[in-house]
RNA sequence: AUGAAAGUAACGGGAGAGACUGCCGCAUGGCAUGACAGCGGCGGCGCCGAAGGAGUAAGCCUUAUCAAAGGUGAAUCUCUCAGGCAAAAGGACCUUUACCGGACG
Numbered sequence: 001a002u003g004a005a006a007g008u009a010a011c012g013g014g015a016g017a018g019a020c021u022g023c024c025g026c027a028u029g030g031c032a033u034g035a036c037a038g039c040g041g042c043g044g045c046g047c048c049g050a051a052g053g054a055g056u057a058a059g060c061c062u063u064a065u066c067a068a069a070g071g072u073g074a075a076u077c078u079c080u081c082a083g084g085c086a087a088a089a090g091g092a093c094c095u096u097u098a099c100c101g102g103a104c105g
């Protein structure tokens, strides 16, 4: 003196799937009744995968060696426990900026 990967923070972008349905409650929407709309709670059926979680290939290691068994092992793949299915929130991942770092020369 060049300043890679990784990590942290901030801003921004960021998909999918029922504003389904039953009951109960709340206050509001022109007086009363009823209905409807909104919010919350408890259920039913139907769906989504990109918080998280779980499973898994090749390869590697160990035991053993005819064969096999065990361990490790990735995901946007699979599952859907959790979460989500108007808006809001969340959101893997990505850009930019800054810090850190110190590969390489």
Base pairs, nucleotide, nucleotide: 007099008098009097010096012094013093018045020044021043022042023041024040025039026038028037029036046085047084048083052081053079054078055077059072060071061070062069063068

The RNA shown here (Glycine riboswitch aptamer) has 105 nucleotides and comes from Paenibacillus montanisoli. The organism belongs to Paenibacillus, within Bacteria. Rfam family: Glycine riboswitch aptamer. From the family's description: This family represents the bacterial glycine riboswitch.